Background
Predicted 3D model of a 1480-nucleotide RNA (small-subunit ribosomal RNA) from a Rickettsiales bacterium.

[in-house]
RNA sequence: AGAGUUUGAUCCUGGCUCAGAACGAACGCUGGUGGCAUGCUUAACACAUGCAAGUCGAACGAGUAUGGCCUAGCUUGCUAGGACCCAGCUAGUGGCGCACGGGUGAGUAACGCGUGGGAAUCUACCUAGCAGUAUGGAAUAACAGUCAGAAAUGACUGCUAAUACCAUAUACGCCCUUCGGGGGAAAGAUUUAUUGCUGUUAGAGGAGCCCGCGUUGGAUUAGCUUGUUGGUAAGGUAAAGGCUUACCAAGGCGACGAUCCAUAGCUGGUCUGAGAGGAUGAUCAGCCACACUGGAACUGAGACACGGUCCAGACUCCUACGGGAGGCAGCAGUGGGGAAUAUUGGACAAUGGGCGAAAGCCUGAUCCAGCAAUGCCACGUGAGUGAUGAAGGCCUUAGGGUUGUAAAACUCUUUCAGUAGGGAAGAUAAUGACGGUACCUACAGAAGAAGCACCGGCUAACUCCGUGCCAGCAGCCGCGGUAAUACGGAGGGUGCUAGCGUUGUUCGGAAUUACUGGGCGUAAAGGGUGCGUAGGCGGCCUAAUAAGUUGGAAGUGAAAGCCCAGGGCUCAACCCUGGAAUUGCUUUCAAAACUAUUAGACUAGAGUUAGGUAGAGGAUAGCGGAAUUCCCAGUGUAGAGGUGAAAUUCGUAGAUAUUGGGAGGAACACCAGAAGCGAAGGCGGCUAUCUGGGCCUUAACUGACGCUGAGGCACGAAAGUGUGGGUAGCAAACAGGAUUAGAUACCCUGGUAGUCCACACUGUAAACGAUGAGUGCUAGAUGUCGGGAUUUAUUUCGGCGUUGAAGCUAACGCGUUAAGCACUCCGCCUGGGGACUACGGUCGCAAGACUAAAACUCAAAGGAAUUGACGGGGACCCGCACAAGCGGUGGAGCAUGUGGUUUAAUUCGAUGCUACGCGAAAAACCUUACCAACCCUUGAAAGGUAUAACUAUGAUCUUCAGAGAUGGAUUUCUUCAGUUCGGCUGGGUUAUAUACAGGUGUUGCAUGGCUGUCGUCAGCUCGUGUCGUGAGAUGUUAGGUUAAGUCCUGCAACGAGCGAAACCCCUGUCCUUAUUUGCCAGCGAGUUAUGUCGGGAACUAUAAGGAUACUGCCGGUGAUAAGCCGGAGGAAGGUGGGGAUGACGUCAAGUCAUCAUGGCCCUUACGGGUUGGGCUACACACGUGCUACAAUGGUGGUUACAGAGAGAGGCGAAGUCGUGAGGCGGAGCAAAUCUUGAAAGGCCAUCUCAGUUCGGAUUGCACUCUGCAACUCGAGUGCAUGAAGUUGGAAUCGCUAGUAAUCGCAGAUCAGAAUGCUGCGGUGAAUACGUUCCCGGGUCUUGUACACACUGCCCGUCACGCCAUGGGAGUUAAUUCUACCCGAAGCCGGUGAGCUAACCGCAAGGAAGCAGCCGUCCACGGUAGGGUCAGCGACUGGGGUGAAGUCGUAACAAGGUAGCUGUAGGGGAACCUGCGGCUG
Repeated sequence: AGAGUUUGAUCCUGGCUCAGAACGAACGCUGGUGGCAUGCUUAACACAUGCAAGUCGAACGAGUAUGGCCUAGCUUGCUAGGACCCAGCUAGUGGCGCACGGGUGAGUAACGCGUGGGAAUCUACCUAGCAGUAUGGAAUAACAGUCAGAAAUGACUGCUAAUACCAUAUACGCCCUUCGGGGGAAAGAUUUAUUGCUGUUAGAGGAGCCCGCGUUGGAUUAGCUUGUUGGUAAGGUAAAGGCUUACCAAGGCGACGAUCCAUAGCUGGUCUGAGAGGAUGAUCAGCCACACUGGAACUGAGACACGGUCCAGACUCCUACGGGAGGCAGCAGUGGGGAAUAUUGGACAAUGGGCGAAAGCCUGAUCCAGCAAUGCCACGUGAGUGAUGAAGGCCUUAGGGUUGUAAAACUCUUUCAGUAGGGAAGAUAAUGACGGUACCUACAGAAGAAGCACCGGCUAACUCCGUGCCAGCAGCCGCGGUAAUACGGAGGGUGCUAGCGUUGUUCGGAAUUACUGGGCGUAAAGGGUGCGUAGGCGGCCUAAUAAGUUGGAAGUGAAAGCCCAGGGCUCAACCCUGGAAUUGCUUUCAAAACUAUUAGACUAGAGUUAGGUAGAGGAUAGCGGAAUUCCCAGUGUAGAGGUGAAAUUCGUAGAUAUUGGGAGGAACACCAGAAGCGAAGGCGGCUAUCUGGGCCUUAACUGACGCUGAGGCACGAAAGUGUGGGUAGCAAACAGGAUUAGAUACCCUGGUAGUCCACACUGUAAACGAUGAGUGCUAGAUGUCGGGAUUUAUUUCGGCGUUGAAGCUAACGCGUUAAGCACUCCGCCUGGGGACUACGGUCGCAAGACUAAAACUCAAAGGAAUUGACGGGGACCCGCACAAGCGGUGGAGCAUGUGGUUUAAUUCGAUGCUACGCGAAAAACCUUACCAACCCUUGAAAGGUAUAACUAUGAUCUUCAGAGAUGGAUUUCUUCAGUUCGGCUGGGUUAUAUACAGGUGUUGCAUGGCUGUCGUCAGCUCGUGUCGUGAGAUGUUAGGUUAAGUCCUGCAACGAGCGAAACCCCUGUCCUUAUUUGCCAGCGAGUUAUGUCGGGAACUAUAAGGAUACUGCCGGUGAUAAGCCGGAGGAAGGUGGGGAUGACGUCAAGUCAUCAUGGCCCUUACGGGUUGGGCUACACACGUGCUACAAUGGUGGUUACAGAGAGAGGCGAAGUCGUGAGGCGGAGCAAAUCUUGAAAGGCCAUCUCAGUUCGGAUUGCACUCUGCAACUCGAGUGCAUGAAGUUGGAAUCGCUAGUAAUCGCAGAUCAGAAUGCUGCGGUGAAUACGUUCCCGGGUCUUGUACACACUGCCCGUCACGCCAUGGGAGUUAAUUCUACCCGAAGCCGGUGAGCUAACCGCAAGGAAGCAGCCGUCCACGGUAGGGUCAGCGACUGGGGUGAAGUCGUAACAAGGUAGCUGUAGGGGAACCUGCGGCUG
C1' cells in the first nucleotide's frame, strides 16, 4: 500500500466481498512447563447452608464458680463445700462504630457526569490555641416475683447504677437583638501518670448548594408551562432559592429544537486509525444511583440507611390457624436462564479499617492458595555426523522421481518434567497463611512432551484415486452433469505453533457522509418560477474599542494508563522511579493587521430623475375577413363519401357538385425568421384605453441603501372538479363497420363529456438547457435583433445563435449565454428492487398533492464510448436471386433411398439449406457388423518368457457321426541346416503355464486425420508510425474503376503477408521435330473391292518443344489516371472456353463403422467359428430417378456419321445351331496392330387420334446364363397377358451456349446382377427490358435495452409453492395523561375532658409533655374517559422469490401505430385512446 466482482472487451460511477488489528469471548480438533493478568457481558431471576460489624469491664449496676483464694477430707494432688476477695468471662444499661469498606448498573438525557468558576453553609473522630469541668435531682433496664402466648414476643408489681436523663449556677470570647437587653455548657474514670467531658477560635480532610460550557437518536414529536415566571411578606433549611404558603403582576421556555418518545449510568481511559475521527465504558481509578417493589420518616456530625425501623404490595418459609419470620446487586455456594464465566479453600503473616489506654478482638476489605490455554510473555519436545539416497508409502513417460539426512546407525547434551539434599527475602523487637514455595546442588536417561488450518483466483502451497449437477463445498467470484489442482480420501506441499481454525462484535481498508477529504448536463442528485422574513455573506477611506484573532505569564487539567529515559524480577510479559504529554478551561498582561462593533467621510456596487427606443409582455372593450358546419332558395341528376381494399354512413322524400342569401361558434393563413417579449408557465388578425419590465444616451441626485434566501407569500401548461352560460369544428367514453387466430387497438363512419366564456378550486409535467441565483477574471472568428458614436474604414452597449483557444470532463461534449478559474448563499444525492409505496400528519369538494419509512430480496443496477451481430433503417453493388425463356418435379406405373410400422433380426451411421440412387464403385452364401441354434476359450492372426515333447512339412486315399464348424478312425508318398551324431546348436511344430490377444462395445461433447457448408464470396490480418486514459481506430475509409481489398487518384500513414490474379493441366490457331501399329497427295505393283504391298513424310493424326493475346494499335470518353465504349487486324479480344486450386474463420457441423487414438467397459464373452435366416418385410408418408401418356410420334424395312475407354481366371473374330437369350467353335490380341454393329438422323412404307399398332406394369407357361447354391432373393429370352396413365392442385427445381433439351457409347464395382454413379461424343435451341420485389452475399452509414448475438432480449395478468409486510371487527398486555373516590405508615398543624418522675408550689394546682382524636399532604388501590406502543386476529391488499405452467407480445431496430411523460376515461393482461408537453 491494495485486491476480487457488472462487460464480448473498455473507461467511469457504484455497491458487495477479502487481506490487518483487537476481544471479559464462545465452539471444534489438539494439549508439555512456568511467570503475570483475567474469569455471569444473559434473569436488578429466586435463593438452602456457613461466614461478611463489631468493640470497650480504664462509663455502669449485676451475674458467673473458669482459674486462683478459704474450709474440710485426705491417697499430696484429687474430691466435696464456701465466697464474688483477686484474675477472667458474660446478658443488660451506656459510649463509639454500623453513612466506611464490599456489590451492582435497574433507574437517570439530569448540574447526573466532565471541566472551569462561585457564595449563602455544616462538619463526629484528628491537629493547634484560649477558657471551663460547680451544685443538685428524679428515674430505668438488668434482676426478683406473678401472668399471657405454640412461637416470636410481651404485660403488671417491686429493687438498683452510671460518662444514661433532668434542673440550677457560671461563661472573656460565642449566638440573637428593637442595641435597652436576652440566651446557651459540662462527666467522670483511675494508685500515680494520664485520659475523658464542655464552650469557642482556627486548620486539615469530608459533605451540601449555585453558575458558564460540553454531554445519543427521532420533527412521521411544534408548540410547552399555572407554583408555572417574577415581585412582596411570612414560614422552612446547616445553607441561597417557589423550597413552601398568602397576595400582586402575566409572565417563562421554544426551529441556536422547547415539550414528547426511544435508548443510555458518566468520566480517566480502552480498541482501531497516518491523522482527523469512529466504536466502546469489563478488570484498575474518580463521581453518581440503587439494595425484593413502592412510600415514609426516626436516630445521628453524617442516612431518608445493602446485612436498621414503620406502612403497603408480591413471593417464600414456620404455625397449635390465633399469629409470626425473611430479603446474597457482600464472599463462597445452589437452582434457573444461557453459546458461556471458577472453591460452600487458607490466613489476618503483610497493607488498611472499626473499637479499645493497651493487650487484644473483629475484618469473605485484603493477602494467598485452588480451577480454566481465557489472554499476554518466556521455555521445551533434542544436537552433530550420517547415501545403499535402505525399506515402506505416493506418483510415473516404467527410465525414474519424491517423502529424504528424514529414518536406522554412531557420537554427544540434560533446559523443562522426575528423584534426593540444602533452602530464602517478604519481618526495623516478636509474629509467615503463602511454603519446605522461589532459588541452589547432585543423580538417571533421548529418555515423559506436536498439533491445527489451508493448497481454483484474491492468497503462500499440486498430484493420484473415488464420486458423476449426486454426495457435497463456498468469504466474494463460483466449483460438481465420467479425465474435478474447487467435493471426499491419500501422498506431497504451504502457513502458524501449545496452539490452530470457525463463529460473533468493533475500527480499518471505505475519499462508501468527504472538517482534513466527495459530488449534482447524460451515472443517485438543481427546488416549476419569482418576491421576500429570519439567518449567512458583503465596496472604499479615517478614527476609536478590543468580542473574535495572535503572543507572554499564572492556576488547573487526580492517580493509574499511552510515550521517553533509567532501574528490579536470569530475559520478557509484569513492576518501580523520574520526565514528557494531557492539543482543554479559567484569570491576567500586551499587540491592533484582518473580521467585528461604534462614529464620521466617499462613489466604482445598487437606486432615482431627464431624453430616446424595440417588442406575439399583461388586462378590458370594440371591430374584421377567409374557412368549416347548419338553414332557406335556385340549377342539376345518380351517385356521393371513405379506404391498402372495403363496409357502416348520406342520397330519387333529390344527396355530392354549383350559385345566391342567412345563422352561429371557434381559430386568426401569408407576413414568420437559429427573430422578438416575459421570472417561469407562456404570448401571434386589427383598433382603442389602462398597465409591468427591459435596452441605449446624457448629466444631476441618494450614499452600500447590496447578494442569497430556511420557513412564508404569490404566480404556475394540459387534464380534472364546482356553479352558471355557450357549443361551429375537433373529440376521451360509447356505438357501428373493417382488419385479425382474437382486436376491448391501429383504419373508417358517427358521437357525449371536454375543448370556449365568467367566477371559484386543483398545484402537477420530459414544468428540460434534464445545467439554482449573484459577482469578478480568462483568445478569437462569424451571422442576426435593439440602441448609440462615426472621418462610412469601423467601433461601443445589451440580447439571440453557429464554430472554436486555453482549461475542464469517464467519455460524449462544454467553452465570455462555461460544464473553465475563484468567492458568497440556498436546494439536493449516498447500490438496485421493495417505493414518486405503507402508516401518520397537513392541504383538497373529489381526483389526489406534499412530506416519507421498514421488513424482505439481489450482486449487481447504471453512464459514456468500442467491436460485432441484427433491423418489417438508409445508400451502393453482385449472384440463374428475381424477371424473360426452355425443360422438369409435384398426378400414374416401376426402380432406389428414408421415415414409420412390423419382426427373433429387419445391423449401424447420415437428419433444414449442408441427411434421404448418401457411407454402399454393386447384401443369394461370403460381404455382415444383426437374429436363432450349435461349437471353441492363451483363443482365427501377431510377437515374448519358461517347461516338456517332436523334427520339419506338404500332398493324398477310404470311412463314420454331424446342418456344418468340428470330432474319431484309416491308406500312400514326401521330410530344414550345421554337427563333435548327444535333441548338441540354430530354426520350426505341438502341448502346458504366464503375462496377454481380441471387441464394427461406449464417448465425434476428450482427440488426430479427412470432409461438408457459408463460398471461388472478396475478404482476413500483421510490423512500424500516428490518434485515443482505454477497449480500439487509422492503414482496409473517400472519389472513380474492376469478376476481384483489381487498379488509379487523394489521404497520418508507410509497407508487408494469407487470399483474388498469375504460375499448372485440357481444349481452340500456327510452326519445328519425329513417323509405327496411324496417314496416302504424288510414283509403282496387286485386287471384283479395301494403304493390301513397294514406297512416301505433303495432309490428317499421334506427342514433344515452341509461337500467339498484351487493352499492344486507332477513335471517343474519363481527371492528362486506372479504366470503359467502338473499331481494325486476328484462329481467338478484353479472365478466349473448361478444370485443378478453397484465406482468417463459422456451424462443440459429419465421421471412434476407413484408419489412428485418450478414458471407460467385456474377457468360457460385448471375443472367435459354423449352418440357416435377416439387412429384400409393408396399411402408409416423403426425397431422387426411369418409362410414359403419343403423330416433332409408334412400327417395319433400308442407309450413314463419333469420341472416349476396356480386355488374359480376359476381350473373343470367321463359321455354324437356335425365333431369341444364347450354345458350339477358337482366328487374332497383354493392344494407334486383335476384339467391341453407335443412336437420334436420312430414305421408303404403314398406323390416323383411339386407352389406340400409344403405354408397358402385372401375371401364366417355357427357357438361357452366372454361380457350391437363384425358394426366401439374380439378370436375361420367347410366347401369352395388357394395369394405371390422355401432360399433372397448392407448391417447387435446373439451366445464359456448344449451354438447356435430346440421342446413344464406354468404364469402375463385378462370378452374376444399373433406371444409380463416373466419363465420352452426336444433334442442338429460346431468352435476359431490367434490379421494384423474393432469397443469399459484400462495402459504407445509422439505431440498439442484443453479445449463446433477433430461433436475441423482454412486459403484465392468471394458476401453484414459500417468505416478509399493510389494512382489519376485535382481543390481550404495558405505559402515560385528565377528573373523581379511597386514603396505610409518617412528618407537620390543631386538639388533648384520658395519662404523667425530675421544675415551681405547703397543698390544690401550674409549667412542660405523652397517649388518643381531628385535619392538610401522600404510597398502594378503585371508577370513568383519552393518548402512545407492542402481541394475536377470521378475512383482505399489494410486494418479493421460485427448474421446464397459461394468455398474449407492450418495450429494445422506424420493434412493425416512434417512444416517454402529467392528467382523464376505458380494457383479461401487458396496454389503448383523448388533451398538452419533451427528444432521451